[in-house]
Source information:
Model confidence (mean pLDDT): 81 of 100. The RNA shown here (transfer RNA) has 73 nucleotides and comes from Chelonia mydas.

RNA sequence: GCUCCAAUGGCCUAAUAGAUAAGGCACUGGCAUCCUAAACCAGAGAUUGUGGGUUCAAGUCCCACCUGGGGUU
Numbered sequence: 001g002c003u004c005c006a007a008u009g010g011c012c013u014a015a016u017a018g019a020u021a022a023g024g025c026a027c028u029g030g031c032a033u034c035c036u037a038a039a040c041c042a043g044a045g046a047u048u049g050u051g052g053g054u055u056c057a058a059g060u061c062c063c064a065c066c067u068g069g070g071g072u073u
Base pairs, nucleotide, nucleotide: 001072002071003070004069005068006067010025011024012023013022027043028042029041030040049065050064051063052062053061
């Protein structure tokens, strides 16, 4: 240089062939306890790496770029 893959809450992982993003851990509150933890109940938290494009509608399709990883000369 070329090529392929990945990127989604603090962390990990979903979302079939486009129809307003789900779960676990962690966090906060409650319950309980002499106290703490576990368990249980409830809650907050991501508009999906960045910028454009297509579309009535994009995490998903297209283009460029950034970051990380693999392959290759």

Rfam family: tRNA. From the family's description: Transfer RNA (tRNA) molecules are approximately 80 nucleotides in length. Lineage of the source: Eukaryota > Teleostomi > Euteleostomi > Dipnotetrapodomorpha > Chelonia.